[in-house]
């Protein structure tokens, strides 16, 4: 140097044929309970690594670049 694959809530992951994004967990509030944990609700968290293109519309397709793992040399 070259190839492959990954980056999405605080944290582990989904997310089809392009149509405004979601679990579990942890954090908050209730309720329960003498109290705590466990248990039941609830609502809160997202410039979908980053710049660009393509598109009426991009987390999703092209491209470059930037971290992380794996491969050739």
């Nucleotide at each position: 140097g070259c190839c492959c694959c990954g980056u999405u809530a605080g944290c582990u992951c989904a997310g089809u044929u392009g149509g405004u994004a979601g679990a579990g967990c942890a954090a908050c509030u209730g309720c329960c309970u003498u109290u705590u944990a466990a248990g039941c609700a609830g609502a809160u968290g997202g410039u979908c690594g980053u710049a660009g293109g393509u598109u009426c519309g991009a987390u999703c397709c092209c491209u470059g670049c930037a971290c992380g793992g794996g491969g050739c040399a």

Predicted 3D model of a 73-nucleotide RNA (transfer RNA) from a Patescibacteria group bacterium. It was read from a public genome assembly. Model confidence (mean pLDDT): 80 of 100. It matches the Rfam family "tRNA". Gene Ontology term of the family: triplet codon-amino acid adaptor activity.